[in-house]
Context: one part of a larger RNA
Molecule: small-subunit ribosomal RNA, central domain
Organism: Alphaproteobacteria bacterium
RNA sequence: CUGGGCGUAAAGCGUAUGUAGGCGGAAAGAUAAGUCAGGCGUGAAAGCCCUGGGCUCAACCCAGGAAGUGCGCUUGAAACUAUUUUUCUCGAGGAUGACAGAGGACAAUGGAACUCCGAGUGUAGAGGUGGAAUUCGUAGAUAUUCGGAAGAACAUCAGUGGCGAAAGCGAUUGUCUGGGUCAUAUCUGACGCUGAGAUACGAAAGUGUGGGGAGCAAACAGGAUUAGAUACCCUGGUAGUCCACACCGUAAACUAUGAGCAUUAACUGUUGGAAACUUUCGGGUUUUCAGUGGCUGAGCUAACGCAUUAAAUGCUCCGCCUGGGGAGUACGGUCGCAAGAUUAAAACUU
Numbered sequence: 001c002u003g004g005g006c007g008u009a010a011a012g013c014g015u016a017u018g019u020a021g022g023c024g025g026a027a028a029g030a031u032a033a034g035u036c037a038g039g040c041g042u043g044a045a046a047g048c049c050c051u052g053g054g055c056u057c058a059a060c061c062c063a064g065g066a067a068g069u070g071c072g073c074u075u076g077a078a079a080c081u082a083u084u085u086u087u088c089u090c091g092a093g094g095a096u097g098a099c100a101g102a103g104g105a106c107a108a109u110g111g112a113a114c115u116c117c118g119a120g121u122g123u124a125g126a127g128g129u130g131g132a133a134u135u136c137g138u139a140g141a142u143a144u145u146c147g148g149a150a151g152a153a154c155a156u157c158a159g160u161g162g163c164g165a166a167a168g169c170g171a172u173u174g175u176c177u178g179g180g181u182c183a184u185a186u187c188u189g190a191c192g193c194u195g196a197g198a199u200a201c202g203a204a205a206g207u208g209u210g211g212g213g214a215g216c217a218a219a220c221a222g223g224a225u226u227a228g229a230u231a232c233c234c235u236g237g238u239a240g241u242c243c244a245c246a247c248c249g250u251a252a253a254c255u256a257u258g259a260g261c262a263u264u265a266a267c268u269g270u271u272g273g274a275a276a277c278u279u280u281c282g283g284g285u286u287u288u289c290a291g292u293g294g295c296u297g298a299g300c301u302a303a304c305g306c307a308u309u310a311a312a313u314g315c316u317c318c319g320c321c322u323g324g325g326g327a328g329u330a331c332g333g334u335c336g337c338a339a340g341a342u343u344a345a346a347a348c349u350u
Stems, first nucleotide, its partner, number of pairs: 004321003007304002012318001014201004021194003025088007033081002035077008049065006091191001092188003095184005103177007110154001115149007125136002162169002206247006215241002220236004258317006267294012299306002323350003332343004
């Protein structure tokens, strides 16, 4: 190299856009690079193989033949691939008309609750626990009423509901803006798929500068528990959590399942459209397209299970795996302010 794999045994990059490359719809014509056929030349000798011969045989040696899957030149073939010309509409995209949505950014506004502050009522407890204590309270707490402030999050609606490439997105209104679905079959005419490098986005935690700080809460302090208790429980409490800008670039970033296309039985929910029929005008039935669930066939699977949202059947392209430990470590490179990230061994051991 061939070959075997990647849901759970090792193995799908966190996700997308996209360069090179690889692959690529239908019809007709041309060319003849790949491809196929014939011929010619070459393919050293020895060796291998075949036939015959020489050493008494054999090994060994000699002669002849075959072979040498390759390369070059040449003459043809034209199905397939390729190149090129013309054309097509089913792939892809555009147009028009509808539709749904926590898709994104910014701004403004709202109510409930917690906390704090001021005031009123009111008096001895409150809080907390398995039980307590630390803690708060006669300098008037807890409770309750009114007023004010500030920050953060948006109950009900809420749904194996919706949207987004993923991360993720949930009060209301406004402005700006991305994507999707359905219908028409009007336009372009293969414009497509994948994608090494590359680029962009990327939860939480963490970092830098400046704000903000109600609640919660690593660290820390105290009280308990305990043989001990650097914990679990309790009382406090700082970073942080929030905002702006800039980094970091990782997660069980999970559907542990890469992307795209095509084909292949049913049943039953639900979301968004469309068409037809029907209607007591609430709706109902059937069909169909796009999502999202359940369940079970064929098939697949080591089994579990998957099963038109495939882990079935095929094709294209990319990524990745090769016993356990050492180790996702060392060294070196790249990136980062740092934390560290990424790329990534070996000795040795079993």